[in-house]
Context: one part of a larger RNA
RNA sequence: CUGGGCGUAAAGCGCGUGCAGGCGGUCGAAUAAGUCAGACGUGAAAGCUCCCGGCUCAACUGGGAGAGGCCGUUUGAAACUGUUCGACUUGAGAGUGGUAGAGGAGAGUAGAAUUCCCGGUGUAGUGGUGAAAUGCGUAGAUAUCGGGAGGAAUACCAGAGGCGAAGGCGGCUCUCUGGACCACAUCUGACGCUCAGACGCGAAAGCUAGGGGAGAGAACGGGAUUAGAAACCCCGGUAUUCCUAGCCGUAAACGAUGUCAACUAGGCGUGGGAGAUGUAAAUCUUCCGUGCUGCAGCAAACGCGAUAAGUUGACCGCCUGGGGAGUACGGUCGCAAGGCUAAAACUC
Numbered sequence: 001c002u003g004g005g006c007g008u009a010a011a012g013c014g015c016g017u018g019c020a021g022g023c024g025g026u027c028g029a030a031u032a033a034g035u036c037a038g039a040c041g042u043g044a045a046a047g048c049u050c051c052c053g054g055c056u057c058a059a060c061u062g063g064g065a066g067a068g069g070c071c072g073u074u075u076g077a078a079a080c081u082g083u084u085c086g087a088c089u090u091g092a093g094a095g096u097g098g099u100a101g102a103g104g105a106g107a108g109u110a111g112a113a114u115u116c117c118c119g120g121u122g123u124a125g126u127g128g129u130g131a132a133a134u135g136c137g138u139a140g141a142u143a144u145c146g147g148g149a150g151g152a153a154u155a156c157c158a159g160a161g162g163c164g165a166a167g168g169c170g171g172c173u174c175u176c177u178g179g180a181c182c183a184c185a186u187c188u189g190a191c192g193c194u195c196a197g198a199c200g201c202g203a204a205a206g207c208u209a210g211g212g213g214a215g216a217g218a219a220c221g222g223g224a225u226u227a228g229a230a231a232c233c234c235c236g237g238u239a240u241u242c243c244u245a246g247c248c249g250u251a252a253a254c255g256a257u258g259u260c261a262a263c264u265a266g267g268c269g270u271g272g273g274a275g276a277u278g279u280a281a282a283u284c285u286u287c288c289g290u291g292c293u294g295c296a297g298c299a300a301a302c303g304c305g306a307u308a309a310g311u312u313g314a315c316c317g318c319c320u321g322g323g324g325a326g327u328a329c330g331g332u333c334g335c336a337a338g339g340c341u342a343a344a345a346c347u348c
Stems, first nucleotide, its partner, number of pairs: 003320004007302002012316001014201004021194003025088007033081002035077007048066007091191001092188003095184005103177007110154001115149007125136002162169002206247006215241002220236004258315006266293011297304002321348003330341004
């Protein structure tokens, strides 16, 4: 230096932006760094290959010839790579005109429901369960009517539906704002792809400070169940759940499937566009998304199958028997909890 792999067997970083690096569309010209060819130099000895010889053979050893490989000089070739110059438009981007959307941030606002408070009616139960009990209730509960307070979440619409890089996003209105798709083919003219490090985002829980606190509810108390019950069930209930600012940086962060590009039968749904035909309903064509089914092919099987796990290319990440162990130590980050990086002895 080299192998084989990564949906479920070990293995795709949670996701993105992106410097260095790697890789890079079409045509022409130049160059000659890479590349290729020739010549020359170098390539010590030993070793290696071949030939001849010496120890009775061999190992060993003496002599001769040669090669592989590296490097240098020089002459030449110009397809490919590189470099330089010029050009192009299909990659990429911009423009114009449209479209859909729980994409993000902030502010406001609506109705239903739960709870609590006040008042009315009203009287003995209510609640809860498998059955009960704890609990609540004659100091008037539950039920019911009217009024008020407050917090959190938005029934129906709702869909295998939509949007977002992922995490994730769901009442309504306004303001600010990101992205996508379609049509035209007006402009730029390879401006691209990937990306170690770096930087940013990142559910829930948890942490710090200040608010808020209806319902739910770790811990905790009580009632049951049970042989016991540290649980499952019931009555309560603090942290938490909510908001603001700042940390944390993890997850079955999952499609357990990295990103980009090209190519490879169909059929049936569904979301967003455009075009054609048609009075309309519908039908057909086409692009982007999201599903089901399935040919070839792939696969250990399950299954995947134009949204590939098929056939290829570019770049990154990762794996290399089980346990020890995602641990110790060290480093680094964090207020802490802990995160990241990551062994060995020993053992099977």

Predicted 3D model of a 348-nucleotide part of an RNA (small-subunit ribosomal RNA, central domain) from Promineifilaceae bacterium (SeqCode). Taxonomically the source falls in Promineifilaceae (SeqCode) (Bacteria, Chloroflexota, Ardenticatenia, Promineifilales (SeqCode)). Its Rfam family is "Bacterial small subunit ribosomal RNA". Its mean pLDDT, the model's own confidence on a scale to 100, is 88.